[in-house]
Molecule: transfer RNA
Organism: Polyangiaceae bacterium
């Protein structure tokens, strides 16, 4: 320089036919069971705003298609692979 695949909460990893974004593990909070810790149960668990009730954002960054994009299109950026 050219092919390619792939980027999703604090981490691992699903939603591909475009139709509620994070399902299920882990870690983490709080109550519960203990003497007391594990262990087991239960329920929470993106950011921002707000007393609260609720509102808005949110799939590497940017822009395009649709009513509606994690997904389809163009661009960049990164990480592997390949080929020269």
């Nucleotide at each position: 320089g050219c092919c390619g695949a792939c980027g999703u909460g604090g981490c691992g990893g699903a939603a591909u036919u475009g139709g509620c974004a994070g399902a299920c593990g882990c870690a983490c909070g709080u109550g519960g069971u203990u003497c007391a810790g594990g262990u087991c149960c239960a329920c929470g668990c993106g950011a921002u705003c707000g007393c609260a009730a609720g509102g808005u954002c949110g799939u590497g960054g940017g822009g395009g298609u649709u009513c509606a994009a994690g997904u389809c299109c163009c661009u960049c950026c990164g990480u592997c692979g390949g080929c020269a």